[in-house]
Predicted 3D model of a 471-nucleotide part of an RNA (small-subunit ribosomal RNA, 5' domain) from Paracoccus aurantiacus. The coordinates come from a structure-prediction model, not an experiment, and the mean pLDDT is 87. The source organism's lineage runs through Bacteria, Alphaproteobacteria, Rhodobacterales, Paracoccaceae and Paracoccus. It matches the Rfam family "Bacterial small subunit ribosomal RNA". Its family is annotated with structural constituent of ribosome and ribosome in the Gene Ontology.

Context: one part of a larger RNA
RNA sequence: GAACGAACGCUGGCGGCAGGCCUAACACAUGCAAGUCGAGCGAACCUUCGGGUUAGCGGCGGACGGGUGAGUAACGCGUGGGAAUAUGCCUCUUGGUACGGAAUAGCCUCUGGAAACGGAGCGUAAUACCGUAUGUGCCCUUUGGGGGAAAGAUUUAUCGCCAAGAGAUUAGCCCGCGUUGGAUUAGGUAGUUGGUGGGGUAAUGGCCUACCAAGCCGACGAUCCAUAGCUGGUUUGAGAGGAUGAUCAGCCACACUGGGACUGAGACACGGCCCAGACUCCUACGGGAGGCAGCAGUGGGGAAUCUUAGACAAUGGGGGCAACCCUGAUCUAGCCAUGCCGCGUGAGUGAUGAAGGCCUUAGGGUUGUAAAGCUCUUUCAGCUGGGAAGAUAAUGACGGUACCAGCAGAAGAAGCCCCGGCUAACUCCGUGCCAGCAGCCGCGGUAAUACGGAGGGGGCUAGCGUUGUUC
Numbered sequence: 001g002a003a004c005g006a007a008c009g010c011u012g013g014c015g016g017c018a019g020g021c022c023u024a025a026c027a028c029a030u031g032c033a034a035g036u037c038g039a040g041c042g043a044a045c046c047u048u049c050g051g052g053u054u055a056g057c058g059g060c061g062g063a064c065g066g067g068u069g070a071g072u073a074a075c076g077c078g079u080g081g082g083a084a085u086a087u088g089c090c091u092c093u094u095g096g097u098a099c100g101g102a103a104u105a106g107c108c109u110c111u112g113g114a115a116a117c118g119g120a121g122c123g124u125a126a127u128a129c130c131g132u133a134u135g136u137g138c139c140c141u142u143u144g145g146g147g148g149a150a151a152g153a154u155u156u157a158u159c160g161c162c163a164a165g166a167g168a169u170u171a172g173c174c175c176g177c178g179u180u181g182g183a184u185u186a187g188g189u190a191g192u193u194g195g196u197g198g199g200g201u202a203a204u205g206g207c208c209u210a211c212c213a214a215g216c217c218g219a220c221g222a223u224c225c226a227u228a229g230c231u232g233g234u235u236u237g238a239g240a241g242g243a244u245g246a247u248c249a250g251c252c253a254c255a256c257u258g259g260g261a262c263u264g265a266g267a268c269a270c271g272g273c274c275c276a277g278a279c280u281c282c283u284a285c286g287g288g289a290g291g292c293a294g295c296a297g298u299g300g301g302g303a304a305u306c307u308u309a310g311a312c313a314a315u316g317g318g319g320g321c322a323a324c325c326c327u328g329a330u331c332u333a334g335c336c337a338u339g340c341c342g343c344g345u346g347a348g349u350g351a352u353g354a355a356g357g358c359c360u361u362a363g364g365g366u367u368g369u370a371a372a373g374c375u376c377u378u379u380c381a382g383c384u385g386g387g388a389a390g391a392u393a394a395u396g397a398c399g400g401u402a403c404c405a406g407c408a409g410a411a412g413a414a415g416c417c418c419c420g421g422c423u424a425a426c427u428c429c430g431u432g433c434c435a436g437c438a439g440c441c442g443c444g445g446u447a448a449u450a451c452g453g454a455g456g457g458g459g460c461u462a463g464c465g466u467u468g469u470u471c
Base pairs, nucleotide, nucleotide: 001471002470003469004468006467007466008465009464010463013343014342015341016340017339018338019336020335021301026299027298028297030296031295032294035060036059037058040057041056043054044053045052046051067254068253069252076179077178078177079176080175081174082173085171086170090167091166092165093164094163095162096161097160098132099131100130101129108121109120110119111118112117138147139146140145152159153158180226181225182224187217188216189215192214193213194212195211196210197209198208199207229251230250231249232248233244234243235242236241256277257276258275259274260273279290280289281288282287307333309332310331311330315329316327317326318325319324346376347375348374349373356367357366358365359364380412382407383406384405385404386403390398415460416459417458418457419456420441421440422439426455427454428453429452430451436443437442
């Protein structure tokens, strides 16, 4: 000098754009953040007889979006390759959509419990479940054969369903190279390294298991310990390099702590389930409920970081044929000089160089064209009126916002640090090694340009200094 997610002190007019718990992955009151479909189904209720509303069964979605960085030194990430894979919704192609059956929720009756939540019985529907048929293609095969599907709705337009193939997308897996410090960590390893048979998976594989062999890694740093999410990037620097990984984007990991699977195309699942633990709450003491590292917000910690706001208008997502519903994603508004950028706090003229202040050799010098006065202007803020684009026939939260026009009046708007040298800028008074200053050198013990005040000056300016960190 540059930079900052900064903080602190003094000060503070306006606007645009951005940013805003770096600390306790500490605990959380309250509200909201994932629903939707009646064009799958029976039923109940309401009805203006057109229709509507809904708990339940059923379908799709809750694996996306959003948060955080605890863990992880690893195929986690980056980059470049690979083969033994799956893929709901979407696109294309081929073929099919036949015949039956048994249940069950809701409802009704009875009943347990304080509650959460149940239990028994009668009867019932489906795009829920099961069987049979067919099965070109599909899978297995000893090539003889064996296995295996479907669902309807309807306003007749369509929307679906099943099998197979192809694509696209997404995901899983493997490998080369790169990826912090410590040797005051030198040996580490028994499913360990390899093989065979088997199991398991969508798939390769000690992934798992039985047997067999005794390997495998390591000073080119294994193992252990410490630290850490990685990258595009950011920052500094002429570069090389150093430091860093906030916001935005990609990947990974996590969701009170630990473990586990279920469902599903996809999870071992933030607002799903089960078990254990800690904590909090309810209880009739028998038993139950919960998980903000979603958006706001609270307590706590801290030098320190915001509103318990508006709207689905736009963009996007889920459901639905659609109308539409949901969406704290998102778009906006609020708070904060936290940063960057822009603008203003007036302009011209004005000498008897007014008054006052300060200094003085008492003559004067300086503040200083500075003020006053005179002549103007009206940006921004203020008031009044008009008033968008963003949206397409309709639909605008923002918002009566941006913007435009008019009105009034210099009117409402300047501070902070420094002045011994480095380093731009000097005098007086007070103090007297005191009080104090200080980044380094160093000032202060009676004339201190270095402390405190004043006048003057220098620098930057809605900021200016200090502190911290990096180069």